The part of an RNA shown here (small-subunit ribosomal RNA, central domain) has 353 nucleotides and comes from an Anaerolineales bacterium. Its Rfam family is "Bacterial small subunit ribosomal RNA". The coordinates come from a structure-prediction model, not an experiment, and the mean pLDDT is 88.
Context: one part of a larger RNA
RNA sequence: UUUGGCCUAAAGCGUCCGUAGCCGGCCGUGUAAGUCUUCCGUUAAAUCCAGCGUCUCAAGCGUUGGACUGCGGGAGAUACUGCACGGCUAGAGAGUGGGAGAGGUCAGCGGUAUUCUGGGGGUAGGGGCGAAAUCCUUUGAUCCCCGGAGGACCACCAGUGGCGAAGGCUGCUGACUAGAACACGUCUGACGGUCAGGGACGAAAGCUGGGGUAGCGAACCGGAUUAGAUACCCGGGUAGUCCCAGCCGUAAACGAUGCAUGCUAGGUGUUGGGUUGGCCACGCGCCACCCCAGUGCCGCAGGGAAGCCGUUAAGCAUGCCGCCUGGGAAGUACGAUCGCAAGAUUGAAACUU
Numbered sequence: 001u002u003u004g005g006c007c008u009a010a011a012g013c014g015u016c017c018g019u020a021g022c023c024g025g026c027c028g029u030g031u032a033a034g035u036c037u038u039c040c041g042u043u044a045a046a047u048c049c050a051g052c053g054u055c056u057c058a059a060g061c062g063u064u065g066g067a068c069u070g071c072g073g074g075a076g077a078u079a080c081u082g083c084a085c086g087g088c089u090a091g092a093g094a095g096u097g098g099g100a101g102a103g104g105u106c107a108g109c110g111g112u113a114u115u116c117u118g119g120g121g122g123u124a125g126g127g128g129c130g131a132a133a134u135c136c137u138u139u140g141a142u143c144c145c146c147g148g149a150g151g152a153c154c155a156c157c158a159g160u161g162g163c164g165a166a167g168g169c170u171g172c173u174g175a176c177u178a179g180a181a182c183a184c185g186u187c188u189g190a191c192g193g194u195c196a197g198g199g200a201c202g203a204a205a206g207c208u209g210g211g212g213u214a215g216c217g218a219a220c221c222g223g224a225u226u227a228g229a230u231a232c233c234c235g236g237g238u239a240g241u242c243c244c245a246g247c248c249g250u251a252a253a254c255g256a257u258g259c260a261u262g263c264u265a266g267g268u269g270u271u272g273g274g275u276u277g278g279c280c281a282c283g284c285g286c287c288a289c290c291c292c293a294g295u296g297c298c299g300c301a302g303g304g305a306a307g308c309c310g311u312u313a314a315g316c317a318u319g320c321c322g323c324c325u326g327g328g329a330a331g332u333a334c335g336a337u338c339g340c341a342a343g344a345u346u347g348a349a350a351c352u353u
Stems, first nucleotide, its partner, number of pairs: 004324003007307002012321001014201004021194003025088007033081002035077008048066007091191001092188003095184003103177007110154002115149007125136002162169002206247006215241002220236004258320006266298009276288004302309002326353003335346004
């Protein structure tokens, strides 16, 4: 190995790229390493198996034959795998075409509101709550009008809509830039799949240096509530939230579902592209069938402990990787690596049940 699993019971790495490795489309020729057949040699004795004999029997012993498995060599087979060569186009990639999109980076411009502030109007309250108070206000608040400053954000459109590997991405315009889908079937001709190590990206919070600070707001200070109230509620408010440069590398990073390929009923929405037909105001227009790609709902077979999944599988199969093995101790200790630190990654045991 023969032999289990990973949506929710333990278990899919946060995501992608990719090295070694493993796996790999169709046709032909050669080779014969793997593979198969056969022969030879060897595989000490004892042991093992079978026959016969022997000690009265047995164990034992003797004798003859055999086996096992491996190795070496010769001859042959060529379906499959390998290797070499040649060819192919269905995989993969390139090209061309017209479209879709909050994909990314940078720059410019705009809008409403909050806050602050200048001026004008105006007078005694405002604010807040379950009820209050702290708080603001005759040094004129709240409220109304006009102007200014500054930071953050981007209503409606907006949609189980779109894009992105994931994290994530939404005012408008421009520049640069990446990917996917569709159509054509022009080119290359297996160039592919997965991926231990490795690398890159990676919300929020946090950290370092510099800037910025309107609103919000951990900590903190008050007011309430309460037996208490280190809370929930209210008034303030620092870090932070924002920008630039650098770190951190974690999340219920979730579809709690690894990636790739093929196969296995349908129905109904929706997004993008296309063929055909119809309408037409001839518009980047509208409608219908069908095809491809995405994204939802329902559902047959099948699966599942069930919930449910069901061509976007958790069905039927193949390839490759990761991971799990009772609960606690514990994602702890120790060691190692990384980090400025916080900590991260790797990751036990005693003991207990």